[in-house]
Context: one part of a larger RNA
RNA sequence: UGACGGGGGCCCGCACAAGCGGUGGAGCAUGUGGUUUAAUUCGAUGGUACGCGAGGAACCUUACCUGGGUUUGACAUACAGUGGAAUACGGCAGAGAUGUCGUAGCGUAGCAAUACGCCGCUGUACAGGUGCUGCAUGGCUGUCGUCAGCUCGUGCCGUGAGGUGUUGGGUUAAGUCCCGCAACGAGCGCAACCCCUACUGCCAGUUACCAACACGUUAUGGUGGGGACUCUGGCGGAACUGCCGGUGACAAACCGGAGGAAGGUGGGGAUGACGUCAAGUCCUCAUGGCCUUUAUGUCCAGGGCUACACACGUGCUACAAUGGACGGUACAAACCGUUGCAAGCCAGCGAUGGCAAGCCAAUCGGAAAAAACCGUUCUCAGUUCGGAUUGCAGGCUGCAACUCGCCUGCAUGAAGCUGGAAUCGCUAGUAAUCGCGGAUCAGCAUGCCGCGGUGAAUACGUUCCCGGGCCUUGU
Numbered sequence: 001u002g003a004c005g006g007g008g009g010c011c012c013g014c015a016c017a018a019g020c021g022g023u024g025g026a027g028c029a030u031g032u033g034g035u036u037u038a039a040u041u042c043g044a045u046g047g048u049a050c051g052c053g054a055g056g057a058a059c060c061u062u063a064c065c066u067g068g069g070u071u072u073g074a075c076a077u078a079c080a081g082u083g084g085a086a087u088a089c090g091g092c093a094g095a096g097a098u099g100u101c102g103u104a105g106c107g108u109a110g111c112a113a114u115a116c117g118c119c120g121c122u123g124u125a126c127a128g129g130u131g132c133u134g135c136a137u138g139g140c141u142g143u144c145g146u147c148a149g150c151u152c153g154u155g156c157c158g159u160g161a162g163g164u165g166u167u168g169g170g171u172u173a174a175g176u177c178c179c180g181c182a183a184c185g186a187g188c189g190c191a192a193c194c195c196c197u198a199c200u201g202c203c204a205g206u207u208a209c210c211a212a213c214a215c216g217u218u219a220u221g222g223u224g225g226g227g228a229c230u231c232u233g234g235c236g237g238a239a240c241u242g243c244c245g246g247u248g249a250c251a252a253a254c255c256g257g258a259g260g261a262a263g264g265u266g267g268g269g270a271u272g273a274c275g276u277c278a279a280g281u282c283c284u285c286a287u288g289g290c291c292u293u294u295a296u297g298u299c300c301a302g303g304g305c306u307a308c309a310c311a312c313g314u315g316c317u318a319c320a321a322u323g324g325a326c327g328g329u330a331c332a333a334a335c336c337g338u339u340g341c342a343a344g345c346c347a348g349c350g351a352u353g354g355c356a357a358g359c360c361a362a363u364c365g366g367a368a369a370a371a372a373c374c375g376u377u378c379u380c381a382g383u384u385c386g387g388a389u390u391g392c393a394g395g396c397u398g399c400a401a402c403u404c405g406c407c408u409g410c411a412u413g414a415a416g417c418u419g420g421a422a423u424c425g426c427u428a429g430u431a432a433u434c435g436c437g438g439a440u441c442a443g444c445a446u447g448c449c450g451c452g453g454u455g456a457a458u459a460c461g462u463u464c465c466c467g468g469g470c471c472u473u474g475u
Stems, first nucleotide, its partner, number of pairs: 003475003007472007015462002019426005026317008034308002042053002064303007073126001077125008087104007107116003128292002131290003137286002139281003142277001144275001149188006155164003168179003194269004199237007209226002213224003240263001243257005319419001323378006335366003340359002344355004385416001390411007432454007
């Protein structure tokens, strides 16, 4: 000077408490450990690994295994020699890679020689490696933590390490601001500047809108038209403790109030200081060193990554009446669509199929929002709860669903009656609950990323648990 203390003081945070809903029990999904295996590719491992890399493993992906091929190579550049335009199609052998045979085809410039471009063969330099080392590295990332800290220049103090400033009195979400002070200033952080959202003015109205005026319809902004309204999207305004009262040190600030769509950082996002963990990643990429070079490279077929006594994490669905089933009837936002979204009609119980209008989309389509509401039914039962599992019959994608996809119908109907010790999330349009969309994607979502609908309870308080900040004390 730090770090630590079952030392002290002050102060924060869904940290506890107060509440609401879960996990831990069940079935299933998914990841991991373990075991198994020819292989079950590799990485991630307290917090900070475990629905993580993977925003989608049937082939491909793919790095693994088995087998079959290949060696200047699947890919790049250069040189020498040699042959041929490129390229397209077909036969045969084969699991395919590939091998072999045949047919068609002869580039551009130049009169030509030849040059250039492209393809193959031979040879040489070299290529290649998801091989090792993240403890050789760059870059990127997690975490402490959006915590309020971390430093510098000059001066002053100290032999020095170093201190001071940054401590103190108040205050704040904040090293935020005020006051004081051997300090005076400054930088990186905080805040603000950026984006979305809440109110409003102006401008602009098509594909959006429809108040007034017409036309028309069973009906509908359907049509003429309109620029009011909604909305769209561009530029502005608006909030600053600005105003009033009180408290305070006459300060900073705090409490209350007015006005206001919004009030004291309005709500949300982006933004992550100096550093810590030799944290993570050599399998995104880049890269030193090492290793490999008829193989640890590369091509192909099949298999594996999907195994299953078991253990753990994360989820989904339930155990029911605030519910299940059936019928009727409303109200979103955000987004996607031309190798695409597909209305409508027809066939089918249905998944889906056939025909097919419109739409490169504020125009057409996906699109039915669901919970809710109004009726009817079930009456506490392992049930009209629950849907696992299994059988049969079908549908779709795709060269191909056996290993190993999703969906539909009929049948089957398992465990489960609220879950031990323990443990997680959340403070408001939040939790809980309800559906909708998107990325990836041929197909495949209970995961992930978004969107809106309905919409709570509780916070006395800071003694205690956890993490953190400042001062101080012991070592």
The prediction has a mean pLDDT of 86. This is a predicted structure of a 475-nucleotide part of an RNA (small-subunit ribosomal RNA, 3' major domain) from an uncultured Spirochaetota bacterium. Its Rfam family is "Bacterial small subunit ribosomal RNA".